This is a predicted structure of a 348-nucleotide part of an RNA (small-subunit ribosomal RNA, central domain) from an uncultured organism. Model confidence (mean pLDDT): 87 of 100.
Context: one part of a larger RNA
RNA sequence: UUGGGCGUAAAGGGCGCGUAGGCGGCGAGGUAAGCCUGGUGUGAAAGACCGCAGCUUAACUGCGGGAGCGCGCUGGGAACUGCUUUGCUUGAGUUCAGGAGGGGGAGCUGGAAUUCCAGGUGUAGGGGUGAAAUCUGUAGAUAUCUGGAAGAACACCGGCGGCGAAGGCGAGCUCCUGGCCAUGAACUGACGCUGAGGCGCGAAAGCGUGGGGAGCGAACAGGAUUAGAUACCCUGGUAGUCCACGCUGUAAACGAUGUGCACUAGGUGUUGGGCCACGAAGGUUCAGUGCACGGAGUUAACGCGUUAAGUGCACCGCCUGGGGAGUAUGCUCGCAAGGGUGAAACUC
Numbered sequence: 001u002u003g004g005g006c007g008u009a010a011a012g013g014g015c016g017c018g019u020a021g022g023c024g025g026c027g028a029g030g031u032a033a034g035c036c037u038g039g040u041g042u043g044a045a046a047g048a049c050c051g052c053a054g055c056u057u058a059a060c061u062g063c064g065g066g067a068g069c070g071c072g073c074u075g076g077g078a079a080c081u082g083c084u085u086u087g088c089u090u091g092a093g094u095u096c097a098g099g100a101g102g103g104g105g106a107g108c109u110g111g112a113a114u115u116c117c118a119g120g121u122g123u124a125g126g127g128g129u130g131a132a133a134u135c136u137g138u139a140g141a142u143a144u145c146u147g148g149a150a151g152a153a154c155a156c157c158g159g160c161g162g163c164g165a166a167g168g169c170g171a172g173c174u175c176c177u178g179g180c181c182a183u184g185a186a187c188u189g190a191c192g193c194u195g196a197g198g199c200g201c202g203a204a205a206g207c208g209u210g211g212g213g214a215g216c217g218a219a220c221a222g223g224a225u226u227a228g229a230u231a232c233c234c235u236g237g238u239a240g241u242c243c244a245c246g247c248u249g250u251a252a253a254c255g256a257u258g259u260g261c262a263c264u265a266g267g268u269g270u271u272g273g274g275c276c277a278c279g280a281a282g283g284u285u286c287a288g289u290g291c292a293c294g295g296a297g298u299u300a301a302c303g304c305g306u307u308a309a310g311u312g313c314a315c316c317g318c319c320u321g322g323g324g325a326g327u328a329u330g331c332u333c334g335c336a337a338g339g340g341u342g343a344a345a346c347u348c
Stems, first nucleotide, its partner, number of pairs: 003320004007302002012316001014201004021194003025088007033081002035077009049065006091191001092188006098181002103177007110154001114150008125136002162169002206247006215241002220236004258315006266293001267291010297304002321348003330341004
């Protein structure tokens, strides 16, 4: 709890779809619920306010007065909101003709490298480090050549580049599939924006069942280092990393910046498309993406600056001193780990 805020001070939900709700384009007619205005009734008196009067004054008391406001009834108004009828095309969407893309899913295929296996050549080392040692090798290693097996990841292209709502996505081909962009034409006719709950998606690690296991590698073992060394370095190495299905639902899930729309100087790159010029450079326009550019404006400053943190509107989420504490408790979700929601005492 009014208000003021949320890039970095506390604060944007991890992301989307969407329910209720909130908000909503241009024109005409109707209506009169909201709204404006008049009348009337009522809201006892006292009190409050204004004026006058009485106690010597005041407090106090008495008399008179009106406004304002609430509600009911009733009359009028019609700009705005609502409701209703009808129309429109600029918001939104649909279709057709094009385009770019590591967007998603499935299947198939490829080469380099690594490890292992078999064989050939060949001989005393190899490996590793700051230096070493553990380790490995005369039972023939390392190196090199040939053949084979396996799993995982896709060098160059590669980009401050592309796609996706976010998480994220990178070898090639095929199939299935989502979204996006520009131009033109036609069509629908406000069908829109946001979105409490809800539902779905959601890196890594982790969990369940079954596979797989090359390399890497928590745990673990050994060797070093050191005062110690439960580390950093080295040699090994299990889970895991990979696949299928199911769960978990978190993150510095970050642009630490919610979504949509509109408006407000420019400069310079770049991606995709259109148009002009077409020989090229170039110009222009739409959509994206950058600037260790920047004006106005804004900001506590840093900075932001048409991809706003500027100027506005709509809707949602969130914050309200530090610690206690994302703890306890309750509820709820989960196989578990744990997640969601989420205090107080006390203390400074």